[in-house]
Context: one part of a larger RNA
Molecule: large-subunit ribosomal RNA, domain VI
Organism: Prevotella sp.
RNA sequence: CGUUGGGGCUUUGAGCGGGUCUGGCACUAGUACGAGAGGACCGUGCCGGACGGACCUACGGUGCGCCGGUUGUCCCGCCAGGGGCACAGCCGGGUGGCCGCGUCCGGUCGGGAUAAGCGCUGAGAGCAUCUAAGCGCGAAGCCCUCCGCGAGAUGAGAGCCCCCUUGAGGGCCGUCCGAGACGAGGACGUGGAUAGGGCGCAGGUGCAAAGGCGGCGACGCCAAAGCCGAGCGCUACUAAUGGCCCGAGAG
Numbered sequence: 001c002g003u004u005g006g007g008g009c010u011u012u013g014a015g016c017g018g019g020u021c022u023g024g025c026a027c028u029a030g031u032a033c034g035a036g037a038g039g040a041c042c043g044u045g046c047c048g049g050a051c052g053g054a055c056c057u058a059c060g061g062u063g064c065g066c067c068g069g070u071u072g073u074c075c076c077g078c079c080a081g082g083g084g085c086a087c088a089g090c091c092g093g094g095u096g097g098c099c100g101c102g103u104c105c106g107g108u109c110g111g112g113a114u115a116a117g118c119g120c121u122g123a124g125a126g127c128a129u130c131u132a133a134g135c136g137c138g139a140a141g142c143c144c145u146c147c148g149c150g151a152g153a154u155g156a157g158a159g160c161c162c163c164c165u166u167g168a169g170g171g172c173c174g175u176c177c178g179a180g181a182c183g184a185g186g187a188c189g190u191g192g193a194u195a196g197g198g199c200g201c202a203g204g205u206g207c208a209a210a211g212g213c214g215g216c217g218a219c220g221c222c223a224a225a226g227c228c229g230a231g232c233g234c235u236a237c238u239a240a241u242g243g244c245c246c247g248a249g250a251g
Base pairs, nucleotide, nucleotide: 001152005163006162007161008160009159010158011157015149016148017147018146021049022048023047024046025045026044027043033038051106052105053104054103055102059100060099061098062097066093067092068091069090070089071086072085073084074083075082076081110144111143112142117137118136119135120134164251169246170245171244172243173189174188175187176186177185194239195238196237197235198234199233200232201231203228204227205226211222212221213220214219
């Protein structure tokens, strides 16, 4: 821009893409078969592999947010306690998120038309013949069934509702996000929990400083401390103020 008024929501599915994998064991049954050795079809159940999708409860990573330990040096006048730098100085842990090495799920089943093949009926050709007319069965393959996209499907579809300038709806702007390169998408904007802050909780570190007590001392106890807390809950304290723009004249 189009889809022939404008708009919101929900859809149909032309078409396109993805998927379609496979092993072992057991039962049937030591049965059928076979002199024996051996050893099934059909059918059923269980356990796996690889691959794929989703997810983070558990397991395990990461975790330059976080907590602790520690070396050297400089600084905060000194002690104590801290800060900077040294690969994040090094080392030990680690929430959320993101992940796999983890967890769950998937291929199935079923229907249709067929291939080779197997048949029915059946003439040409009084017989015979699956084929010439006609009809059936029959594959991991084909089309559906499963998953995703999908009306620019210009063949532009459908349903419901709203609006007619007293204007439906949309945008700008702001606070943000499990959304994101930017646009876009989603949540919220005081009639408010959108983010920050505050209060608490889960959780992480692992027992703070000061003081007291004990010990000659290192250190221990008072103390599951202190610090953190991307997650969860509550709370208008802060910021989402005020407002502006586009927009269909009944088609």